[in-house]
Context: one part of a larger RNA
RNA sequence: UGACGGAAGGGCACCACCAGGAGUGAAGCCUGCGGCUUAAUUUGACCCAACACGGGAAAACUUACCAGGUCCAGACAUAGUAAGGAUUGACAGAUUGAGAGCUCUUUCUUGAUUCUAUGGGUGGUGGUGCAUGGCCGUUCUUAGUUGGUGGAGUGAUUUGUCUGCUUAAUUGCGAUAACGAACGAGACCAUAGCCUACUAAAUAGUCACGCGGAUCCUAGAUCCGUGGCCGACUUCUUAGAGGGACUAUAUGAGUCAAUCAUAUGGAAGCGGAUGGCAAUAACAGGUCUGUGAUGCCCUUAGAUGUUCUGGGCUGCACGCGCGCUACACUGACAUGGUCAACGAGUUUUGUCCUUGACCGAGAGGUCCGGGUAAUCUUUUAAAACCAUGUCGUGCUGGGGAUUGACAAUUGCAAUUAUUUGUCAUCAACGAGGAAUUCCUAGUAAGCGCGAUUCAUCAGAUCGCGUUGAUUACGUCCCUGCCCUUUGUACA
Repeated sequence: UGACGGAAGGGCACCACCAGGAGUGAAGCCUGCGGCUUAAUUUGACCCAACACGGGAAAACUUACCAGGUCCAGACAUAGUAAGGAUUGACAGAUUGAGAGCUCUUUCUUGAUUCUAUGGGUGGUGGUGCAUGGCCGUUCUUAGUUGGUGGAGUGAUUUGUCUGCUUAAUUGCGAUAACGAACGAGACCAUAGCCUACUAAAUAGUCACGCGGAUCCUAGAUCCGUGGCCGACUUCUUAGAGGGACUAUAUGAGUCAAUCAUAUGGAAGCGGAUGGCAAUAACAGGUCUGUGAUGCCCUUAGAUGUUCUGGGCUGCACGCGCGCUACACUGACAUGGUCAACGAGUUUUGUCCUUGACCGAGAGGUCCGGGUAAUCUUUUAAAACCAUGUCGUGCUGGGGAUUGACAAUUGCAAUUAUUUGUCAUCAACGAGGAAUUCCUAGUAAGCGCGAUUCAUCAGAUCGCGUUGAUUACGUCCCUGCCCUUUGUACA
């Protein structure tokens, strides 16, 4: 110096608790992991920091695994064989999963590209992440880290970096053998909130103006639909440039310092909200299966290279984890009503988003179109929600697993059932033990939608809006973290 303490004192955190909410843990199913099984069930990762993770939804491919079959894509050098031919390809039959001349029979063809041997390469989702780079994760979301000059000490080292108050903060006030600095924190960047002020818009609208319709006290007014011939404008929409918040003002508390509390105005009030970025030192954390990043080792033609066929990664006495659907009446079903936001869309020649019309119970099909997009899909007519009706507490009209039949769609291919639809079948489940997760406001929870993956396929993930609570606004008791003092192992 300080890992550790069943040592003391401060401070902090919903990956801690308290007050609560939603759960998970019980059921069915989906999915990952283990085990078992298997030709193979490829493999990494195993407390937080593995397990709906590898952007990992694998029918072929992927694919690394298994059963088999081809091919060389063996550069280059040296030596050999060799134009009297190094070698290449092949119909048919046998053979074979195979219309692989793979091999055999049979002969034709080709013409120095190759073949044989050695050296040496190349390839490898082969090994080693305990040889590495890079990237990521974690310690660690906390406030921590460092040197210059000066002081103390023989020195390692220490002071600076602090008794106190304060802050989310080593943030400040101040104190002061320190003074003046750097990284981190903060500032900063992005997103969403406000602007009747600026710039504009036939890819956004509004008002006029035509045209048509409905109602009424028919000079006309209101509402609805429609048009681009001519106007005006930018409130709404879009997006550029700007502004706006700085604890502003007041009161109180406080060394009248930092700062804290309450109210006022304000779109917004104190770190305004949500994210990003993020120090020093580490871990023998993960990745050689991201890479034509890479050392070494292994293999290299009967291949661990590559490709083809089929299978597997999905296998099921069982255990664990993330989830979805439920157990109903705050509900299910039927009819009607009513509102979003974030996206995305066809490689210059091949199928992306798809309106409309028609056919069909539906799934879906056919035919015309629009769109490389604020123009078309699309006002995305979303779901929960609201209204009315039926049901009436009964494993019931709750629940929808499992299974049978049929019809479509994607694809070369659907059996081990891709997915979808229709009819039938109608299982467990009557709110879940011990345990345990997440969470403080437009949050939790309910509800759907879009994107990613995608030929087809979400119960996944990442975003988006819609409806929208209860309960704290604290504490250090549990679990941990930081600092000070103290004791001690080790060096």
A computed fold for a 491-nucleotide part of an RNA from a metagenome, annotated as small-subunit ribosomal RNA, 3' major domain. Its Rfam family is "Eukaryotic small subunit ribosomal RNA". Rfam 15.1 lists 75,755 matches to the family in 2,556 species. RNAcentral holds the full RNA, with entries from SILVA. Model confidence (mean pLDDT): 81 of 100.